[in-house]
Context: one part of a larger RNA
RNA sequence: GGAUGAACGUUGGCGGCGUGUCUAAGGCAUGCAAGUCGUGCGGACAUCAAUUUGUAGCAAUACGUGUUGAUGUUAGCGGCAAACGGGUGCGUAACACAUUGGUAAUCUACCCUCCAGUCGGGCAUAACUUCGCGAAAGCGAGGCUAAUUCCACGAUGGACAUGCGGGGACAUAUGUCAUUCGCAUGUAAAGCGCAAAACGCGCUGGAGGAGGAGCCUAUGGCCCAUCAGCUUGUUGGCGGGGUAAAAGCCCACCAAGGCUAUGACGGGUAGGGGGUGUGAGAGCAUGACCCCCCUCACUGGGACUGAGACACUGCCCAGACACCUACGGGUGGCUGCAGUUAAGAAUAUUCCUCAAUGGCCGAAAGGCUGAAGGAGCGACGCCGCGUGCGGGAUGAAGGGUUUCGGCUCGUAAACCGCUUUUAUUUGGGAAGAACGAUGACUGUACCAAAUGAAUAAGAGGUUGCUAACUCUGUGCCAGCAGCAGCGGUAAUACAGAGACCUCAAACGUUAUCC
Numbered sequence: 001g002g003a004u005g006a007a008c009g010u011u012g013g014c015g016g017c018g019u020g021u022c023u024a025a026g027g028c029a030u031g032c033a034a035g036u037c038g039u040g041c042g043g044a045c046a047u048c049a050a051u052u053u054g055u056a057g058c059a060a061u062a063c064g065u066g067u068u069g070a071u072g073u074u075a076g077c078g079g080c081a082a083a084c085g086g087g088u089g090c091g092u093a094a095c096a097c098a099u100u101g102g103u104a105a106u107c108u109a110c111c112c113u114c115c116a117g118u119c120g121g122g123c124a125u126a127a128c129u130u131c132g133c134g135a136a137a138g139c140g141a142g143g144c145u146a147a148u149u150c151c152a153c154g155a156u157g158g159a160c161a162u163g164c165g166g167g168g169a170c171a172u173a174u175g176u177c178a179u180u181c182g183c184a185u186g187u188a189a190a191g192c193g194c195a196a197a198a199c200g201c202g203c204u205g206g207a208g209g210a211g212g213a214g215c216c217u218a219u220g221g222c223c224c225a226u227c228a229g230c231u232u233g234u235u236g237g238c239g240g241g242g243u244a245a246a247a248g249c250c251c252a253c254c255a256a257g258g259c260u261a262u263g264a265c266g267g268g269u270a271g272g273g274g275g276u277g278u279g280a281g282a283g284c285a286u287g288a289c290c291c292c293c294c295u296c297a298c299u300g301g302g303a304c305u306g307a308g309a310c311a312c313u314g315c316c317c318a319g320a321c322a323c324c325u326a327c328g329g330g331u332g333g334c335u336g337c338a339g340u341u342a343a344g345a346a347u348a349u350u351c352c353u354c355a356a357u358g359g360c361c362g363a364a365a366g367g368c369u370g371a372a373g374g375a376g377c378g379a380c381g382c383c384g385c386g387u388g389c390g391g392g393a394u395g396a397a398g399g400g401u402u403u404c405g406g407c408u409c410g411u412a413a414a415c416c417g418c419u420u421u422u423a424u425u426u427g428g429g430a431a432g433a434a435c436g437a438u439g440a441c442u443g444u445a446c447c448a449a450a451u452g453a454a455u456a457a458g459a460g461g462u463u464g465c466u467a468a469c470u471c472u473g474u475g476c477c478a479g480c481a482g483c484a485g486c487g488g489u490a491a492u493a494c495a496g497a498g499a500c501c502u503c504a505a506a507c508g509u510u511a512u513c514c
Stems, first nucleotide, its partner, number of pairs: 001514004006510005013385006019378002021343001026341003030338003035080003040077002043074009053064004087296001089294001097220003101216003106213003111209008119154002121151002128143006158187001160186006168177003191201003222268003229259003234256004239251003271293004275286004298319005321332004349375001351374003357371001358369004388418004398409004423451006432441001458503005463484003469498005479486002
């Protein structure tokens, strides 16, 4: 000199774009953050219409009852989503990450392309209802019923799976492929909308794709040798189990191996990368915001469901903590968005909207979305703008200084003229909507007019380094200070004043990096 997620002090006009708990991965009141589908299903409720029937009435009609239909709402069953999106950096020195290959050792819901099919049966269960238990949370028993729920029920079927046998090509460690051939065995499906058909949305089996994921390999990137030896599922084999899948991944048996000065093992520290800061570069330091990957979700452990989890707002167990309780027993998990408390030098609103972009569900209309888009707060940062312009000498008053002549603040002010960025007021008023409707932001940006210099300057410094000097006070005192050093009676170094210098809506100080 540059830089910062900064803090502190003094000061502070506006806008744009960014950015904001670096500490206690401490504890959390409250609200919201993941739902959706009635075109899968049976009910329930409401409204309307038609109709049966009863009562009142001469009738119109009113009230009630049953059936059918339409529309709407939806607790439950069922489907899909909830594994994404959002947050954190505790742990981790590791195939965690980055780069490079491999998978002939693998999986893949939704989506796309192609091929083939969608026949027939059956058992249940929630809702509902009848009881019972409980303070509550909730639970138990009996009975009825539906489906795109379930069936280790039948049929058909293949380029599917398993087993056996034969040949070809490629690879060799098992093997894979075109598939061909043969045999045996096993295994599918669901309906809904429409008056109906056509059709649409689905369902089942198979092949391929896209995107996604798992596993493996080589190489790379911290400190300590005041850590020198480490290891018994350890290293390898055979057999078995297990997984989507190779493998001590796990188990039994057998062998005695495996790693290490090219740093094993141990200890400390730490999420990794793209990047960021600085520097001419080499390098050094760093990993806030944004993107990719990993990791965790009160602490520890476990599996279930599922294409996918060992699952932040799912389940079970244990523990700590907190809350409710009728003392028997229950409930909870902000490292989501706000907010609160604690800690701290220190870090924001319990805001608006789904209008846009995207996500989930749905045939759609649409619903949900603290993702996202916006607004609010903070000079925290960067950038831009302004605080006026021209004239004006009796060089006014006043301040400072003086050798008392003057010099200086100083064209500075007053005064005259001008302008209106900004400010205030009034009027108009978008784009962002792709797509007919639909704009949170927002009466915002912007435009026009009017008013009037009006609404807007400070901070640090002035001995040298280092741009800028005098007076007064003080008297090694009070104090200053980054270093050298100032202060003991004329201090340009302390304090005040005036003048000056530098930067400027900022200026200084502190901390850290180069």
Annotation: Small-subunit ribosomal RNA, 5' domain from a Patescibacteria group bacterium, 514 nucleotides, folded computationally. Its mean pLDDT, the model's own confidence on a scale to 100, is 85. The sequence was found in a public genome assembly. Taxonomically the source falls in Bacteria candidate phyla (Bacteria).